[in-house]
RNA sequence: AAAGCAGGACAGGUGGCCGCCGCCUGCUUGCAGGGGGAGGAAAGUCCGGGCUCCACAGGGCAUGGUGCUGGAUAACGUCCAGCGGGGGUGACCCCAGGGAAAGUGCCACAGAGAGAAGUCCGCCCGCUUUGGCGGGUAAGGGUGAAAGGGUGAGGUAAGAGCUCACCGGGUUCGACGGUGACGUCGGAUGCCAGGUAAACCCCACCAGGAGCAAGGCCGAAUAGGGAAGCGCCAAGGACGGCCCGUCCGUGCUUCCGGGUUGGCUGCUUGAGGCCGUUGGCAACGACGGUCCUAGAUGAAUGGCCAUCGCUUCUUUGCAGGUAACUGCAAGGGAGAACAGAACCCGGCUUACGUGCUGCUUUGACC
Numbered sequence: 001a002a003a004g005c006a007g008g009a010c011a012g013g014u015g016g017c018c019g020c021c022g023c024c025u026g027c028u029u030g031c032a033g034g035g036g037g038a039g040g041a042a043a044g045u046c047c048g049g050g051c052u053c054c055a056c057a058g059g060g061c062a063u064g065g066u067g068c069u070g071g072a073u074a075a076c077g078u079c080c081a082g083c084g085g086g087g088g089u090g091a092c093c094c095c096a097g098g099g100a101a102a103g104u105g106c107c108a109c110a111g112a113g114a115g116a117a118g119u120c121c122g123c124c125c126g127c128u129u130u131g132g133c134g135g136g137u138a139a140g141g142g143u144g145a146a147a148g149g150g151u152g153a154g155g156u157a158a159g160a161g162c163u164c165a166c167c168g169g170g171u172u173c174g175a176c177g178g179u180g181a182c183g184u185c186g187g188a189u190g191c192c193a194g195g196u197a198a199a200c201c202c203c204a205c206c207a208g209g210a211g212c213a214a215g216g217c218c219g220a221a222u223a224g225g226g227a228a229g230c231g232c233c234a235a236g237g238a239c240g241g242c243c244c245g246u247c248c249g250u251g252c253u254u255c256c257g258g259g260u261u262g263g264c265u266g267c268u269u270g271a272g273g274c275c276g277u278u279g280g281c282a283a284c285g286a287c288g289g290u291c292c293u294a295g296a297u298g299a300a301u302g303g304c305c306a307u308c309g310c311u312u313c314u315u316u317g318c319a320g321g322u323a324a325c326u327g328c329a330a331g332g333g334a335g336a337a338c339a340g341a342a343c344c345c346g347g348c349u350u351a352c353g354u355g356c357u358g359c360u361u362u363g364a365c366c
Stems, first nucleotide, its partner, number of pairs: 001362007009354002012308007020037002023034005039338001043349002046347005051211004058244004063207005068082005083097001084095004098202002103200002105196003120141002122137006149167006168192002170189008215265004225256006236248003272291008310335011
């Protein structure tokens, strides 16, 4: 100097003038004073909850979700730390990480053959009318993303784990380490018959539904309208779908038509923020102190001016340096991203400007 990897921070400050919303106080109906007024993602609506109602809410099937180990958390499909596998020179990053010998399915084309799947060429033996026929073989070649583990030796008519040595994989036994997933080491065994479950499936665990347009209160208005069906020995209803069970139950179900579209509440004190101490590798927890930081409802939080700050370009001066260039100061010009709460909170994903810290690789100079 260049190229990368990981993690945080900020999202302008101050003052003046005008304008808006809400709260408190005072005085009287409109003013005065005081304090406050969008994000780190408010976005997506992908997960998990708090809260409200169904509703007193059980069992099963189906459906959906998660899937290594140990922790954190209110909880999660999130986060932390590890194990295993994969990618990268590396810092680091990724994994939809249980089971393929329970079953079913798929692996195009090519190829003889794509899974308890093979003989096209080739090799060997016999016969032969020299065209070929029969038998053996799966070591060599070809096709393919993938073809019955690999190297070597023996053996054979030629070959083959047929046999042996070593290696690899599988299964299994033991020792040591670890909470564990697993790891290291040493044996045994010729067991060697692919991949795919982000295909159906099997296994383990979890899961009622709807949602602030939930729900509650007040006020007001209309046509105490009409038609059809079923039923009072039960029809019907409550339950995401179905069944069982439980409960309510004399009026229910469907269609046509009419009225209301207003106000208040829910509505912001919370699994809350900040600071310090402390436990833990960490996620996070405990203790103490301190603070109250929007609550709108067709939807407020804005506009203008000045100045400072940030980024960038340029001029001048000073300092360092061989140079490239770097630092400081002053002047001038330009620029500043993504984007607006609507019940609240914990995550994930996506969009985006400036700057900082640590680490990795490469090049040059001393």